This is a predicted structure of a 482-nucleotide part of an RNA (small-subunit ribosomal RNA, 3' major domain) from an uncultured prokaryote.
Context: one part of a larger RNA
RNA sequence: UGACGGGGGCUCACACAAGCGGUGGAGCAUGUGGUUUAAUUCGAAGCAACGCGAAGAACCUUACCCAGCCUUGACAUCUAGGGAUAACCCGUGUGAAAGCAUGGGGAUUGCCUUCGGGUGUAACCUAGACAGGUGUUGCAUGGCUGUCGUCAGCUCGUGUCGUGAGAUGUCGGGUUAAGUCCCUUAACGAGCGAAACCCCUAUCAUUAGUUGCCAGCGAGUAAAGUCGGGGACUCUAAUGAGACUGCCGUUGUUAAAACGGAGGAAGGUGGGGAUGACGUCAAGUCAUCAUGGCCUUUAUGUCCGGGGCUACACACGUCCCACAAUGGCCGAUACAAAGGGAAGCGAAACCGCAAGGUCAAGCAAAUCCCACAAGCCGGUCCCAGUUCGGAUUGCGGGCUGCAAUUCGCCCGCAUGAAGUCGGAAUCGCUAGUAAUCGCGGAUCAGCUACGCCGCGGUGAAUAUGUUCCUGAGCCUUGUACA
Numbered sequence: 001u002g003a004c005g006g007g008g009g010c011u012c013a014c015a016c017a018a019g020c021g022g023u024g025g026a027g028c029a030u031g032u033g034g035u036u037u038a039a040u041u042c043g044a045a046g047c048a049a050c051g052c053g054a055a056g057a058a059c060c061u062u063a064c065c066c067a068g069c070c071u072u073g074a075c076a077u078c079u080a081g082g083g084a085u086a087a088c089c090c091g092u093g094u095g096a097a098a099g100c101a102u103g104g105g106g107a108u109u110g111c112c113u114u115c116g117g118g119u120g121u122a123a124c125c126u127a128g129a130c131a132g133g134u135g136u137u138g139c140a141u142g143g144c145u146g147u148c149g150u151c152a153g154c155u156c157g158u159g160u161c162g163u164g165a166g167a168u169g170u171c172g173g174g175u176u177a178a179g180u181c182c183c184u185u186a187a188c189g190a191g192c193g194a195a196a197c198c199c200c201u202a203u204c205a206u207u208a209g210u211u212g213c214c215a216g217c218g219a220g221u222a223a224a225g226u227c228g229g230g231g232a233c234u235c236u237a238a239u240g241a242g243a244c245u246g247c248c249g250u251u252g253u254u255a256a257a258a259c260g261g262a263g264g265a266a267g268g269u270g271g272g273g274a275u276g277a278c279g280u281c282a283a284g285u286c287a288u289c290a291u292g293g294c295c296u297u298u299a300u301g302u303c304c305g306g307g308g309c310u311a312c313a314c315a316c317g318u319c320c321c322a323c324a325a326u327g328g329c330c331g332a333u334a335c336a337a338a339g340g341g342a343a344g345c346g347a348a349a350c351c352g353c354a355a356g357g358u359c360a361a362g363c364a365a366a367u368c369c370c371a372c373a374a375g376c377c378g379g380u381c382c383c384a385g386u387u388c389g390g391a392u393u394g395c396g397g398g399c400u401g402c403a404a405u406u407c408g409c410c411c412g413c414a415u416g417a418a419g420u421c422g423g424a425a426u427c428g429c430u431a432g433u434a435a436u437c438g439c440g441g442a443u444c445a446g447c448u449a450c451g452c453c454g455c456g457g458u459g460a461a462u463a464u465g466u467u468c469c470u471g472a473g474c475c476u477u478g479u480a481c482a
Base pairs, nucleotide, nucleotide: 001482002481003479004478005477007476008475009474010473011472012471013470015466016465019429020428021427022426023425027320029318030317031316032315033314034312035311042053043052064307065306066305068303070301073130077129078128079127080126081125082124088105089104090103091102092101093100094099109120110119111118112117132296133295135294136293137292141290142289143285144284145283146281148279153192154191155190156189157188158187159168160167161166172183173182174181198273199272200271201270203241204240205239206238207237208236209235213230214229217228218227219226244267247261248260249259250258251257323422327381328380329379330378331377333375339370340369341368344363345362349358350357351356388419393414394413395412396411397410398409399408435458436457437456438455439454440453441452
């Protein structure tokens, strides 16, 4: 100087408490361990691995296993030799395919030319340099990332003090979300962080009105901004205004600031996002990529068929759906936002109980389409393993796709399991939040999505507080630790 303490002081955080809803019990989905297997490819391992890499494992993917092929190679550059035989198209035999063997059609360039040809070049063949490796080392590395933590810290120059390591500044008194600001002060300044600058959102104005809107005027319909028209309103999207403790009062050291108030759409960082200091964990990644060393080279490379990654006495994590009446079922009816759409979204109509199908309008989309749920109104069920619950299984269908057996999704009929609110323990959340309801997107032929990332609808309870648990910051103290 640090680190540590079942030392002290001060402070903070959904850390506890106060509350709401869960997990742990059941079924299912998914990941992991274990076991099994020819293979169940590899990585991730307390928090910070386990719906993680994977924003899509039937083939492909694919790295694994079995079997069958290839060896200058699936891909790149070059050298030497051959030499007009290409590319491309159509085949044949064998074969599971790849491959191997083989037949036919088929075009063209520069220079020289005695028009016979010669020579050179892309491709091709042969040979050689080399290619290739998701082989190994993340403890050789770059890059990227997680974490402490959006915590308030981490440093430097000059000066001063100390023999020196170092100290001071950065301490102290207040204050703040903050090393934020003020005062004091052997320190005076400065940098990286904090804040601000950026984006979205809440209010208003101006400009602009199509594909959006419709108050007034007119037309028109069964109805509808449907039409003429209009720019008021909503909205769209560009530019501005607005919030700064600016104003008032009280407290405070004449300070910083705190508390209350006015005005205001918004008040003290208005709400949310992006943004992550010096560093820690030899944290993670050689399987995104790049890369040193090592290893491999008729195989640890490459192609192909099939299988596996989907196994199943079991254990754990994360979800979904339930156990019901604030509910289930039936009928009727209302209100979004944000997105996507051409090998696409696909209306209406018709067929089908339905999944879906047929035909097909419109739309590269503020125009057309995908395309609404909890809610509200009415009816029914009457507390039961039920009109709760939906697992499992049988049968019949639909869709995608060469192909759904291993191993896809969906629909209908039948079947109707466990489950009556969950031990010890444990998680999330402080407001448009939790809870609850649906909608969209990426990946994608299809889908294991109940995942992930977004969007809106309905919409709470509680916080008197900091003794305790966990983590963190500052000061101080002890130490046989570095």
The prediction has a mean pLDDT of 81.
The RNAcentral record of the full RNA draws on ENA.